[in-house]
Context: one part of a larger RNA
Molecule: large-subunit ribosomal RNA, domain III
Organism: uncultured Gammaproteobacteria bacterium
C1' cells in the first nucleotide's frame, strides 16, 4: 500500500423491560421473517463429557460480551423384556491330529471364533436441572429352581421336518386425516353480525378373552418295506378301506369386550406465579397409506444362505421315591452399554470450513406425486 480487502451463503430484523462497569448480539415478552421429505424428530458409526448447575472474561469465539460446544468448581448415564453377552451360523479367520516345507512357516479334517442375518420376554401414565420401555405408579409376559396336585415312557451331540430371490395385480384392513355431532369459552374501536358465527378440546398401550376377512394342506384308519450310515411308533416310498363344492387341521390381519370405578384432558380455582389442587365432553360418518394381512396370491427363468432355537423319532441307558406334561404357589434372573451431538460449531475435511456422512417418521390447503408453492407440530434468522 492501508486503517485497504476481508469479517464464510441476501432466511430480516424492530421495540420494550430486565441484568451489567459497558448491551446491536445476553435473559424476557411482544412483533415480523426463514425451514417444514426439514434447517423437525428418533437412531447407527464416529466423537468421548461437548450433557446440567454455579461461577469468570485473560486466552479461544474473524467484531462487542454481562453470551458460548471457552476457563474453573460441583453435578448428572439406574434395566429379567432395549442392544450386546450367557443361543445359532455366513463370508472369512484359527486350527488338536494330518499333509507339505532348509528354518520361519504353507494347506487343511474335526472343532472352535466370527453379524452385517436367524432365535428370543412391557405396555401406558407420571416424574428430574440434567436419566427413563431402566426411577415411580398401574397392568404383563419370559426362563430357570423349589413345593404341591393331577396325569404319565422318558432319554441325543444322532434321525426326519422346518426357511429365504425378482416383478405384477387386486381385495380386506389399521394408522393417519377430515367433517358433522357433542363439551367448554368467546361475542366485537366503524355499518352490519346469537349465528349455517369465532376458538379450543373430543386422547387411552401391551397383555388377555373371543377367532373373523382371508390363506394352506384333501383328510381318516389299517398293513408292508427296497430309503433316511446304527434304531425308530417318526420321515419317505407302496397297497387297502372310509370319506371329499365339504369336514378336519394348521395358520391369520382387524374389530369386539375386558385392560379402564383408572390415566389422560380443554378449562378452571389458590397462592408464595410456578408449584399444588378440581377437571366437562371423550360418539359417528366418509376418505384412506409406501404400514399389516402377507415368508400370502399369480407369474417368468436368471432357481434365489447356513446353524441353531422350535416340533417329531427312536439309541446307549433310566426307571414309577428317577424322568416327563399341564396347572398353581413361591423365590430368582448376573455382566456391559445407556450422558450428549448426529446432514452437524461436538463426526470426515488443519477452522465454529457454503463440501460428504447408513437407516426410520411422514401432517394441512392445491397436485398424479416423498415434485413445486404457502402453512401446522418443531426449529431457527446463519457472530460483526
Nucleotide at each position: 500500500a492501508a486503517g485497504u480487502a476481508a469479517c464464510g451463503a441476501u432466511a430480516a430484523a424492530g421495540c420494550a423491560g430486565g441484568u451489567g462497569a459497558a448491551a446491536a448480539a445476553c435473559c424476557u415478552g411482544c412483533u415480523c421473517g426463514c425451514u417444514g421429505a426439514a434447517a423437525g424428530a428418533c437412531u447407527a458409526a464416529g466423537g468421548u463429557u461437548u450433557c446440567c448447575u454455579g461461577u469468570u472474561c485473560a486466552a479461544c469465539g474473524u467484531u462487542a460480551a454481562u453470551c458460548g460446544g471457552a476457563g474453573c468448581a460441583g453435578g448428572g448415564u439406574a434395566a429379567g423384556u432395549c442392544g450386546a453377552u450367557a443361543c445359532c451360523u455366513a463370508a472369512g479367520g484359527c486350527g488338536a491330529g494330518a499333509c507339505c516345507g532348509a528354518a520361519a512357516g504353507g494347506u487343511g479334517u474335526a472343532g472352535u471364533c466370527g453379524a452385517u442375518g436367524g432365535a428370543c420376554a412391557a405396555c401406558a401414565g407420571g416424574u428430574u436441572a440434567a436419566u427413563a420401555u431402566u426411577c415411580c405408579u398401574g397392568u404383563a409376559c419370559u426362563g430357570a429352581a423349589u413345593a404341591u396336585a393331577a396325569c404319565u415312557g422318558c432319554g441325543a451331540u444322532g434321525g426326519g421336518g422346518g426357511g429365504c430371490g425378482g416383478a405384477g395385480a387386486a381385495a380386506g384392513c389399521u394408522a393417519g386425516a377430515u367433517u358433522c355431532g357433542u363439551c367448554g369459552g368467546g361475542u366485537a374501536a366503524c355499518g352490519g353480525u346469537u349465528g349455517u358465527c369465532c376458538c379450543g378440546g373430543u386422547u387411552u398401550a401391551a397383555g388377555c378373552a373371543u377367532g373373523u376377512a382371508g390363506g394352506u394342506g384333501g383328510a381318516a384308519a389299517g398293513a408292508a418295506c427296497u430309503a433316511g450310515a446304527a434304531a425308530a411308533u417318526c420321515u419317505g416310498u407302496u397297497c387297502u378301506u372310509u370319506u371329499a363344492u365339504a369336514a378336519c387341521a394348521c395358520u391369520a390381519a382387524g374389530a369386539u369386550g375386558u385392560g379402564a370405578u383408572a390415566a389422560c384432558u380443554a378449562g378452571u380455582u389458590a397462592u408464595u406465579u410456578a408449584u399444588a389442587g378440581c377437571g366437562a365432553a371423550g360418539g359417528a360418518a366418509u376418505c384412506a397409506a409406501u404400514g399389516c394381512u402377507a415368508u400370502g396370491c399369480u407369474u417368468a427363468c436368471a432357481a434365489g444362505a447356513a446353524a441353531a432355537g422350535c416340533c417329531u423319532c427312536u439309541a446307549a441307558g433310566c426307571u414309577a421315591u428317577a424322568g416327563g406334561u399341564u396347572a398353581u404357589a413361591u423365590u430368582u434372573a448376573a455382566u456391559c452399554g445407556u450422558a450428549c451431538c448426529u446432514c452437524a460449531a461436538a463426526c470426515c475435511g488443519a477452522c465454529a470450513c457454503a463440501g460428504g456422512u447408513a437407516g426410520u417418521c411422514a401432517g394441512g390447503u392445491a397436485g398424479a406425486g416423498a415434485a413445486u408453492a404457502c402453512c401446522a407440530a418443531a426449529g431457527c434468522g446463519c457472530u460483526u